[in-house]
RNA sequence: AUUGAUAUAGGUGAUGGGGCUCACCACAAUGGCCUGGAAGGGAUAAUGGCUCCUACGACACG
Numbered sequence: 001a002u003u004g005a006u007a008u009a010g011g012u013g014a015u016g017g018g019g020c021u022c023a024c025c026a027c028a029a030u031g032g033c034c035u036g037g038a039a040g041g042g043a044u045a046a047u048g049g050c051u052c053c054u055a056c057g058a059c060a061c062g
Base pairs, nucleotide, nucleotide: 010025011024012023013022016053017052018051019050020049021048033042034041035040
């Protein structure tokens, strides 16, 4: 350097998927915030972070 075989390359981070990256977890990590005694009411957000796509919402133009 080439060929063949086997094994491994996991999950989670308040709503979907891909890439990169950070943190956490080994049946655990995780399952949000404000107000309120409770019931109830309210705000932000498809990201942990960046970015792309999809879904949804608003505005403008064709």
Fluoride riboswitch aptamer (crcB RNA motif) from Alicyclobacillus shizuokensis NBRC 103103, 62 nucleotides, folded computationally. It was read from a public genome assembly, where an Rfam model found it. The organism belongs to Paenalicyclobacillus shizuokensis, within Bacteria.